[in-house]
RNA sequence: CCGUGCUAGGCGGGGAACUAGCGGUGCCCUGUACCUGCAAUCCGCUUCAGCAGGGCUGAAUUCCCACCCGAGGCCAGCGUUCGCGAAGGCCGGCGGAGAGAUUGGUGCUGAGGAUCGGGUCCCGCGCAGCGGCGACGCGUGAACCUCGUCAGGUCCGGAAGGAAGCAGCGAUAAACGCUGUUCGCCGGGUGCCGCGGACAGGCCUGGUCUGAGCCGAUCUCCUCGUUGGGCACGUGAGCGUCACCGGUCGACGGCGGGUGCACGG
Numbered sequence: 001c002c003g004u005g006c007u008a009g010g011c012g013g014g015g016a017a018c019u020a021g022c023g024g025u026g027c028c029c030u031g032u033a034c035c036u037g038c039a040a041u042c043c044g045c046u047u048c049a050g051c052a053g054g055g056c057u058g059a060a061u062u063c064c065c066a067c068c069c070g071a072g073g074c075c076a077g078c079g080u081u082c083g084c085g086a087a088g089g090c091c092g093g094c095g096g097a098g099a100g101a102u103u104g105g106u107g108c109u110g111a112g113g114a115u116c117g118g119g120u121c122c123c124g125c126g127c128a129g130c131g132g133c134g135a136c137g138c139g140u141g142a143a144c145c146u147c148g149u150c151a152g153g154u155c156c157g158g159a160a161g162g163a164a165g166c167a168g169c170g171a172u173a174a175a176c177g178c179u180g181u182u183c184g185c186c187g188g189g190u191g192c193c194g195c196g197g198a199c200a201g202g203c204c205u206g207g208u209c210u211g212a213g214c215c216g217a218u219c220u221c222c223u224c225g226u227u228g229g230g231c232a233c234g235u236g237a238g239c240g241u242c243a244c245c246g247g248u249c250g251a252c253g254g255c256g257g258g259u260g261c262a263c264g265g
Base pairs, nucleotide, nucleotide: 001265002264003263004262005261006260009057010056011055012030013029014028015027020046021045022044023043024042034054035053036052037051038050063258064257065256067254068253072249073248074247075246077241078240079239080238081237082236083235084234085233089231090230091229092227093226094225095224096223098221099220100219101218102217103216104215105214106213112210113209114208115207116206117205118204119203120202122197123196124195125194126193127191128190130187131186132185133184134183135182136180137178138177139176140175146171147170148169149168154163155162156161
């Protein structure tokens, strides 16, 4: 150097997320590079980090290392949407008090205040009234089971005379109706009613005293409370962007280097 046969190794990789960490299934980017079983309310391992079984290739274009390029992803940054928070920062809305200005009404035919009293409000009693019921008065009113009188008829008797008693008539019971100047009982979201009482203040009103204000509107300033609309602040979740500037991981590819064993020639 050549030939034959083995072994290590290889038969995709990466990103985010998940995980104490590693890998896988799932998602995404590259790319095409074995098969079967397990696996996201997970599956299997332990820093040499999928487990179990089978197959192909095999020391070099294929394995390992370093460098370069760089698809793509992620973070920061920027923009934006939504939610939450907050002593409430600024503005806005609403309400109250104070000050100033402008103005209207009213007032010596007396503002306002003080005092005495009354009403309104509440309670008790009384009175009146309303409603209901009852009594009283009048009327209707019982086939029989109420009364009086009882025609007819019936019964007792030789007769004289008696008895019960339907209808009718009359009077009544229960019940019903009418009237009302009367009486009694019960009740009330009844009352310009009377007496007494309670009671903080508001409103109205009368007497007495005093003697000049009172009420309302608009604007401005200040202060207090409230609202949660806008802006800003903090925080959480999402979307977009990252040409340039920042960080991180990084496929494919390129270039360079390294790397076994046995036998035979």
Record summary
Predicted 3D model of a 265-nucleotide RNA (Bacterial large signal recognition particle RNA) from a Chloroflexota bacterium. It was read from a public genome assembly, where an Rfam model found it. Its mean pLDDT, the model's own confidence on a scale to 100, is 75. Taxonomically the source falls in Chloroflexota (Bacteria, Bacillati). Rfam family: Bacterial large signal recognition particle RNA. From the family's description: The signal recognition particle (SRP) is a universally conserved ribonucleoprotein involved in the co-translational targeting of proteins to membranes. Its Rfam clan is "SRP clan".